[in-house]
Molecule: transfer RNA
Organism: Acidobacteriota bacterium
RNA sequence: GCGCCCAUAGCUCAAUUGGAUAGAGCGUCGGUCUCCGAAGCCGAAGGUUGUAAGUUCAAGUCUUACUGGGCGCACCA
Numbered sequence: 001g002c003g004c005c006c007a008u009a010g011c012u013c014a015a016u017u018g019g020a021u022a023g024a025g026c027g028u029c030g031g032u033c034u035c036c037g038a039a040g041c042c043g044a045a046g047g048u049u050g051u052a053a054g055u056u057c058a059a060g061u062c063u064u065a066c067u068g069g070g071c072g073c074a075c076c077a
Stems, first nucleotide, its partner, number of pairs: 001073007010026004019057001028044005050066005
């Protein structure tokens, strides 16, 4: 330099091939329970879906550029 894949909550991942309100588990916080904790149970907070544009009535999903990460190929005095 060329090609392919990935980016969604603090972490690990869903989201039925574009459809109405973006969810789960773990973690965090609060409550309950307990002499105090842990576990269990109940509840809550937490997201510009990497960034910027485009297409569309509608985009996490499609298109383009860029950023970051991974893999392969090429080059390498």